[in-house]
Context: one part of a larger RNA
RNA sequence: GGAUGAACGCUGGCGGCAGGUUUGACACAUGCAAGUCGAACGAUAAGCUGGUGCUUGCACCAGUGGACAGUGGCGAACGGCUGAGUAACACGUAGGAACCUACCCCUCGGACCGGGACAACAGUUGGAAACGACUGCUAAUACCGGAUAUAUUCUUCGGAAUGAAAUGGUCCGCCGCCGAGGGAGGGGCCUGCGGCGUAUUAGGUAGUAGGUGAGGUAAUUGCUCACCUAGCCGAUGAUGCGUAGCUGGUCUGAGAGGACGAUCAGCCAGACUGGGACUGAGACACGGCCCAGACUCCUACGGGAGGCAGCAGUUCAGAAUCUUGCACAAUGGGCGAAAGCCUGAUGCAGCCAUGCCGCGUGUGCGAAGAAGGCCCUCGGGUCGUAAAGCACUGUCAGAGGGGAAGAUUAUGACGGUACCCUCAAAGGAAGCAACGGCUAAUUACGUGCCAGCAGCCGCGGUAAUACGUAAGUUGCGAGCGUUAUCC
Numbered sequence: 001g002g003a004u005g006a007a008c009g010c011u012g013g014c015g016g017c018a019g020g021u022u023u024g025a026c027a028c029a030u031g032c033a034a035g036u037c038g039a040a041c042g043a044u045a046a047g048c049u050g051g052u053g054c055u056u057g058c059a060c061c062a063g064u065g066g067a068c069a070g071u072g073g074c075g076a077a078c079g080g081c082u083g084a085g086u087a088a089c090a091c092g093u094a095g096g097a098a099c100c101u102a103c104c105c106c107u108c109g110g111a112c113c114g115g116g117a118c119a120a121c122a123g124u125u126g127g128a129a130a131c132g133a134c135u136g137c138u139a140a141u142a143c144c145g146g147a148u149a150u151a152u153u154c155u156u157c158g159g160a161a162u163g164a165a166a167u168g169g170u171c172c173g174c175c176g177c178c179g180a181g182g183g184a185g186g187g188g189c190c191u192g193c194g195g196c197g198u199a200u201u202a203g204g205u206a207g208u209a210g211g212u213g214a215g216g217u218a219a220u221u222g223c224u225c226a227c228c229u230a231g232c233c234g235a236u237g238a239u240g241c242g243u244a245g246c247u248g249g250u251c252u253g254a255g256a257g258g259a260c261g262a263u264c265a266g267c268c269a270g271a272c273u274g275g276g277a278c279u280g281a282g283a284c285a286c287g288g289c290c291c292a293g294a295c296u297c298c299u300a301c302g303g304g305a306g307g308c309a310g311c312a313g314u315u316c317a318g319a320a321u322c323u324u325g326c327a328c329a330a331u332g333g334g335c336g337a338a339a340g341c342c343u344g345a346u347g348c349a350g351c352c353a354u355g356c357c358g359c360g361u362g363u364g365c366g367a368a369g370a371a372g373g374c375c376c377u378c379g380g381g382u383c384g385u386a387a388a389g390c391a392c393u394g395u396c397a398g399a400g401g402g403g404a405a406g407a408u409u410a411u412g413a414c415g416g417u418a419c420c421c422u423c424a425a426a427g428g429a430a431g432c433a434a435c436g437g438c439u440a441a442u443u444a445c446g447u448g449c450c451a452g453c454a455g456c457c458g459c460g461g462u463a464a465u466a467c468g469u470a471a472g473u474u475g476c477g478a479g480c481g482u483u484a485u486c487c
Base pairs, nucleotide, nucleotide: 001487002486003485004484006483007482008481009480010479013359014358015357016356017355018354019352020351021317027314028313030312031311032310035074036073037072040071041070047064048063049062050061051060052059053058054057081270082269083268091194092193093192094191095190096189099187100186101185104183105182106181107180108179109178110177112146113145114144115143121136122135123134124133125132126131151162152161153160154159168175169174196242197241198240203233204232205231208230209229210228211227212226213225214224215223245267246266247265248264249260250259251258252257272293273292274291275290276289295306296305297304298303323349325348326347327346331345332343333342334341335340362392363391364390365389372383373382374381375380396428398423399422400421401420402419406414431476432475433474434473435472436457437456438455442471443470444469445468446467452459453458
């Protein structure tokens, strides 16, 4: 000098664009953050209409209506958050072979015949609650059986074995279902190389290294197991310990390098702590389940409930980091044939000089160089054209009117916003640090090795350009200084 997710002190007019718990992966009140489909299915409350009965405001029937639940499908494995762990094929890069893939695209073939249930519901019943138990009824694109088999596997190449479906929905356009092959996109696995500190860590290793055969997996492999062999790694640093998410990049630097890894993007890992599997195309699953633990809460003491490292917000911690906002209008996601519903993703608004950028706080004339302050050799000098005064202008802020693009013809949270026109009036808008040298900028008074300053050298003990105040000056300017950290 440059830089920062900064903080602190003094000060503070406006706008645009960004950023905003770096500490405790501490604990969390409250609300919201994942639903959707009636064109898969059975049933149905309220309401409305009509009718019947009469006790004249109730009951029943029919139609319409379709809530809340339930079965079923898809989604919930995405999106969002965090960086604890991890020195590892985790990441980056270049390759590889033994794999899987819902939805989407292409191609081929099929969709035949049957069956029994379980919720909901009704009845009985247990419990304070959470939640159940028993009996009975019922539908399906839910479940099961049989047939068929392009196909797959095996094959002695003759053949054998195995496994499907919902002709369902519909507004008749279509949407779906089953099997097989291919694709796209996604994912799993393996390998070479690369990126850190310590030798005051030198030996480490028995499923360890390899083989054969099994098991297991979507798939290769000691992944697991039985047997056999005795290997394998290591000063080109094994093993241990410490530290750390990695990268594109960011900062600095002429570069080489050094430091860092906030925001944005890719990958990985985690979801109170530890373990486990279930479902599923996909998880060993943040807002799913089970077990154990710590903590918190409810309880009728028998038993139950919970997990903000989602968005807001709270307590504590800390030098320190925001609103319990609006909207699905746009972009994107889930479901749906669609209308649409959901979406704290996202789009916006709010707060904060946290940063970067832009603008303003007036302009011209104006010497009796006014008053006043400060200095003075008492002559004067300086603040200083500065002010006053005269003449103008209208950026920003303010008031009134008009008023978008973003959205296709319909739909705009932002928002009567941006922008445009008019009005009024210099009116509402300047500070901070420094002035001994480094280093641009000096005098007076006070103080008297005191009070104090200080980045280094050093100032202060009675004439201090170094302390404090004032005047002047210098630098930067809605900021200026200080502290911390990096080059």

A computed fold for a 487-nucleotide part of an RNA from a metagenome, annotated as small-subunit ribosomal RNA, 5' domain. The full RNA is in RNAcentral, with records from SILVA. The prediction has a mean pLDDT of 86.